The RNA shown here (c-di-GMP-I riboswitch aptamer) has 88 nucleotides and comes from uncultured Woeseia sp. Its mean pLDDT, the model's own confidence on a scale to 100, is 83.
[in-house]
RNA sequence: ACUGAAAAACGGCAAAUCCGUCGAAAGGCGGAGACGCAAAGCCACCGAUCUAAGGGAUUUCGAAUCCUAAGACAGCGGGGUUGCCAGU
Numbered sequence: 001a002c003u004g005a006a007a008a009a010c011g012g013c014a015a016a017u018c019c020g021u022c023g024a025a026a027g028g029c030g031g032a033g034a035c036g037c038a039a040a041g042c043c044a045c046c047g048a049u050c051u052a053a054g055g056g057a058u059u060u061c062g063a064a065u066c067c068u069a070a071g072a073c074a075g076c077g078g079g080g081u082u083g084c085c086a087g088u
Base pairs, nucleotide, nucleotide: 001088002087003086004085012037013036017032018031019030020029021028022027035075041081042080043079045078046077047076049072050071054068055067056066057065058064
C1' cells in the first nucleotide's frame, strides 16, 4: 500500500429491561444488565426514521386536530474519517 469469504481476540463495546438524572418529547448521561457487534470508534454531509417545545393552519374554543426541525437517531442505509486482527 492493497485485500478480507471464513477464523481468531489479550482485551473492547453493550440491545431490551430496571434505577437515578437532564429534557416538552424523541432521546442523552450515570449505575445495574447482555440482545448482539470486527469498527456497535468518531462526524448529521445525503436518504430514511422518531419527536413537535416554539411557530403556523384549522377549530366544535378544549387537556382538540393537522403541518413544521432549528431537536433527536452513527445499534436504519449510504458517505467521510481514524484504528484492531488476518493475508499478500
The sequence was found by an Rfam model in a public genome assembly. Taxonomically the source falls in Woeseia (Bacteria, Pseudomonadota, Gammaproteobacteria, Woeseiales).